RNAcentral holds the sequence, with entries from ENA.
This is a predicted structure of a 77-nucleotide RNA (transfer RNA) from a Nannocystaceae bacterium.
Lineage of the source: Bacteria > Pseudomonadati > Myxococcota > Polyangia > Nannocystaceae.
Formats: sequence, structure tokens, C1' cells
RNA sequence: CGGCGCGUAGCUCAGUUGGUUAGAGCACUGCCCUGAUAAGGCAGGGGUCGGAGGUUCAAGUCCUCCUGCGCCGACCA
Repeated sequence: CGGCGCGUAGCUCAGUUGGUUAGAGCACUGCCCUGAUAAGGCAGGGGUCGGAGGUUCAAGUCCUCCUGCGCCGACCA
């Protein structure tokens, strides 16, 4: 320098062909249960999907640029 992949909740991830309200597990908070803790049960909080712009009636999803991480290649020695 070139190519490819990934970035969604605190963590690990799903999200189909663009379309109903952004979800799951774990973690966290409250309550129940217990002598108490763990386990278990019930309820709840937490995101504007890495950033910006574009296309569209409608974008997590498509396009462009930027950015972070990973892999491969090239160059140099």
C1' cells in the first nucleotide's frame, strides 16, 4: 500500500428477501422462597445497532466515506 471479514445491551451473540414494537442467554436491581447463602420463581432497568452522509414511503439490513479490531497478500531490509 492492496484485498477480505467483523463492530447490535456490562459480556457472548441472533436478527431470513429492507417492512409488525430492536431481541436471547448470562450479568445487574427489586420482590418471593430460606435461619442465612446458593439454586429456583416473578417483575424490572439498560441500546437508537462503531461515526457521518446517501438511496427509499420505510434502513441494524442496501450504497459511499471515515474509524477500530482481526486475517491474507505485496513492498522494504